Predicted 3D model of a 71-nucleotide RNA (transfer RNA) from a Minisyncoccia bacterium.
The RNAcentral record of the sequence draws on ENA.
The source organism's lineage runs through Bacteria, Bacillati, Minisyncoccota and Minisyncoccia.
Its Rfam family is "tRNA".
[in-house]
RNA sequence: AGCGGGGUAGAGUAACGGUAAUUCGUUAGGCUCAUAACCUAAAGAUCCUCGUUCAAAUCGAGGCCCCGCAA
Numbered sequence: 001a002g003c004g005g006g007g008u009a010g011a012g013u014a015a016c017g018g019u020a021a022u023u024c025g026u027u028a029g030g031c032u033c034a035u036a037a038c039c040u041a042a043a044g045a046u047c048c049u050c051g052u053u054c055a056a057a058u059c060g061a062g063g064c065c066c067c068g069c070a071a
Stems, first nucleotide, its partner, number of pairs: 002069006010024004018054001026042005047063005
């Protein structure tokens, strides 16, 4: 060279082709004498390119990276 699985917020895990969700974390506010805990809110992501489609995280093609199998 070959075969299989995977790549999504800072980290983990989801998502029938139709508003990208959730847990922890971060920031701000509330509560408290104070801290933690608790409550509320906000910011933050689909590996890249091309194609199909009214519409792509999702389907197709190519590439990059990671894990495993085989050698």